[in-house]
This is a predicted structure of a 365-nucleotide RNA (Bacterial RNase P class A) from a soil metagenome. The sequence is in RNAcentral, with records from MGnify.
RNA sequence: AGCGGGUCAGGUGAUCGCUCCCCGGAAACGGGGGGAGGAAAGUCCGAGCUCCGCAGGGCAAGGCGGUCCCGAAACGGGACAGGGGGCGACCCCAUGGACAGUGCCACAGAAAAGAAGACCGCCCCGCACAGGGGUAAGGGUGAAACGGUGGGGUAAGAGCCCACCAGACCCGGCAGCGAUGCCGGGUGCUUGGAAAACCCCGCCUGGAGCAAGACCACAUAGGGAAGCGUCCCCCGCAAGGGGGUAAGGACGGCCCGUCCGAGACUUCCGGGUAGGUCGCUCGUGCCUUCGAGCAAUCGAGGGCCCAGAUAAAUGACCACCACUCCCGGGCGACCGGGAGAACAGAACUCGGCUUACGACCCGCU
Numbered sequence: 001a002g003c004g005g006g007u008c009a010g011g012u013g014a015u016c017g018c019u020c021c022c023c024g025g026a027a028a029c030g031g032g033g034g035g036a037g038g039a040a041a042g043u044c045c046g047a048g049c050u051c052c053g054c055a056g057g058g059c060a061a062g063g064c065g066g067u068c069c070c071g072a073a074a075c076g077g078g079a080c081a082g083g084g085g086g087c088g089a090c091c092c093c094a095u096g097g098a099c100a101g102u103g104c105c106a107c108a109g110a111a112a113a114g115a116a117g118a119c120c121g122c123c124c125c126g127c128a129c130a131g132g133g134g135u136a137a138g139g140g141u142g143a144a145a146c147g148g149u150g151g152g153g154u155a156a157g158a159g160c161c162c163a164c165c166a167g168a169c170c171c172g173g174c175a176g177c178g179a180u181g182c183c184g185g186g187u188g189c190u191u192g193g194a195a196a197a198c199c200c201c202g203c204c205u206g207g208a209g210c211a212a213g214a215c216c217a218c219a220u221a222g223g224g225a226a227g228c229g230u231c232c233c234c235c236g237c238a239a240g241g242g243g244g245u246a247a248g249g250a251c252g253g254c255c256c257g258u259c260c261g262a263g264a265c266u267u268c269c270g271g272g273u274a275g276g277u278c279g280c281u282c283g284u285g286c287c288u289u290c291g292a293g294c295a296a297u298c299g300a301g302g303g304c305c306c307a308g309a310u311a312a313a314u315g316a317c318c319a320c321c322a323c324u325c326c327c328g329g330g331c332g333a334c335c336g337g338g339a340g341a342a343c344a345g346a347a348c349u350c351g352g353c354u355u356a357c358g359a360c361c362c363g364c365u
Stems, first nucleotide, its partner, number of pairs: 001365008010321004015316002018035007037343001041354002044352005049209004061205005066080005081095001082093004096200002101198002104193002114146001119139002121135005147165006166190002168187008213278004223269005228263001231244005248260004285304008323340007
């Protein structure tokens, strides 16, 4: 300088408060007990739970993708394989298929994937600086140009042929649960990249979320049932409409008054607002010992109960101790003084991932 991993997130006491539970009390209140995190965060995955939907099958759409293991599951974890990066400790990888098909590969370049391709050069024909043919060995372009080196061969060349090297495919053997690795043989076979382009293959997938949802319930509108009551005038065949007010009713203790007067009445049902209760915290839970395993993780024994608020409590301050840093003194053990402690704040609950962040420790390069 860097890489990997782990631990903690101050402790005890006093005073004053906040919230939940228990006990006592008629109440006021008193006593006792519990009271944030490693990420409570982002809400990115996966579950439980709740409601809605759903015969079955298919299409579409979306997700995942080396192997084995763990796990309830996961876009999760562990180990290993293959590939890549780093001097190294170590880290990273959506890592099925590119000879199923279609399309793409900027700029430059003659040509960007087809046994393709002739810009310069080289070789041959030709009188030729015209034209035609051959050639991918040399040059040039490019991220990438169709195996490499050497020899033979040829007009010049070329796996055209040969040796060695690299790779591909096929066959066989060995090791491994497997991905795969190693070895041997054959075929001149050398056929680029990208699937986080469409696509193909395999597997998987209903939607919304605790403001889910259930219950109680002052209220309003609309709805249902029963009761009470159903008078007069006008228009009209009627249905119905308009007006009046007697009985009666509503408001009110009563009168006046106002309104209704066939319903703006009474009662009940129902409805569901405010509000309240449940959901709500014991759960795939936590701690610890032993055992199995490289590990993730699992098994057995023992112990523990650990926030449930709803505009939302979990705080403030003091003392002492511990830790880190600074200053001064001392050879030193240490002494005195001062300062500091990050990120952050439960809201149904778990398992992960990611992000934020202080201090210390261990191992390694």
The coordinates come from a structure-prediction model, not an experiment, and the mean pLDDT is 79. Its Rfam family is "Bacterial RNase P class A". The family's RNA type in Rfam is ribozyme.